[in-house]
Molecule: Archaeal signal recognition particle RNA
Organism: Methanomicrobia archaeon
RNA sequence: GUGCGGGCUAGCCCGGGGGGCUCGGCGUCCCCUGUGACCCGAAACCGUCGAUAUGCGGGGGGCGAAGCUCGAGGGCGGCUUCCGCUUGCCGUCGCGUCACGCAGGGCUUAACGGUGAGGCAUCGUCCUGCGGGGCCGCCGUUGGCGUGGCGGCUGGCUGGAGGGCCGGUCGUGCGCCUUUGCCGCGGGCACCGGUUUAGGCCCGGAAGGGAGCGGACCCACCGUGGGCGGUCGGCGCUCGUGGGGUAGCGGUGCUGAGCGACGCCCUGUGGCGGCGUUGCGGCAAUGAAGCCCACCGAGAGCGUGCCCGCAC
Numbered sequence: 001g002u003g004c005g006g007g008c009u010a011g012c013c014c015g016g017g018g019g020g021c022u023c024g025g026c027g028u029c030c031c032c033u034g035u036g037a038c039c040c041g042a043a044a045c046c047g048u049c050g051a052u053a054u055g056c057g058g059g060g061g062g063c064g065a066a067g068c069u070c071g072a073g074g075g076c077g078g079c080u081u082c083c084g085c086u087u088g089c090c091g092u093c094g095c096g097u098c099a100c101g102c103a104g105g106g107c108u109u110a111a112c113g114g115u116g117a118g119g120c121a122u123c124g125u126c127c128u129g130c131g132g133g134g135c136c137g138c139c140g141u142u143g144g145c146g147u148g149g150c151g152g153c154u155g156g157c158u159g160g161a162g163g164g165c166c167g168g169u170c171g172u173g174c175g176c177c178u179u180u181g182c183c184g185c186g187g188g189c190a191c192c193g194g195u196u197u198a199g200g201c202c203c204g205g206a207a208g209g210g211a212g213c214g215g216a217c218c219c220a221c222c223g224u225g226g227g228c229g230g231u232c233g234g235c236g237c238u239c240g241u242g243g244g245g246u247a248g249c250g251g252u253g254c255u256g257a258g259c260g261a262c263g264c265c266c267u268g269u270g271g272c273g274g275c276g277u278u279g280c281g282g283c284a285a286u287g288a289a290g291c292c293c294a295c296c297g298a299g300a301g302c303g304u305g306c307c308c309g310c311a312c
Stems, first nucleotide, its partner, number of pairs: 001312008011063004015033005023050005038059004067302004073296002077292006086285007094277005100270008112258001118255008126244008134235004138230004143177005149172010182226006193218004201210003
């Protein structure tokens, strides 16, 4: 020095591009294209950078002196501008036509029609003011005096117990007067409402006294009906009277022969909807020019380091 094998370091690779966004670069978005070949997190009132911008924050794999850069030419895809002859699409103006609406006229006919078509008049039905009635609701249910009737609470005196006597206060019952402020029916407080209280209970020698359940009567309360009072309301009801309205329906009166839905035809008019079309405007395809460019790539440039073992 060459070859083979091993170790190491610098380093290289794990994609690139177009559109959009932005003052501009990159990313998240959309699209194109390539490889044997990465993963996680956040990011459009956004993330991160400033022409040294070609992501930010983390992690991993492969290769290793391996490689990297430029690049004639080929070429997928995209962008901009112009043309818009031709073809297509959209919008708009006008015109034509059709559906459809309205008015007038005509034709046929169902139904109805002297037990009265159509027309005319009037009244009611509707709204409203005033005055009555009816019906249905709503609200209210007094105050005072007297009373050894009763009850709750409470004070004093007294008796061997049960108890007895005398007051205060509140409520309630009864009587009388007064008021619109009254009268019934039904239910009805397990105890904490009233009266009475069988049985049982308590005190007592007894006489007697006391508390009291259930029941009965009553009350509170609940329900229901009537009366009275109200300067309180409602009503698909009704009477009288004034005003307004009347396209439908009904009553009555007059007149006396037609009226006539639907459909079809004609004329006029509307037609914002459908279709067709001249003009005008816009867009796209096609075409022309320019620009960016994935990927392939002739060729050129830069780089090719250190250590160990074996063989020649």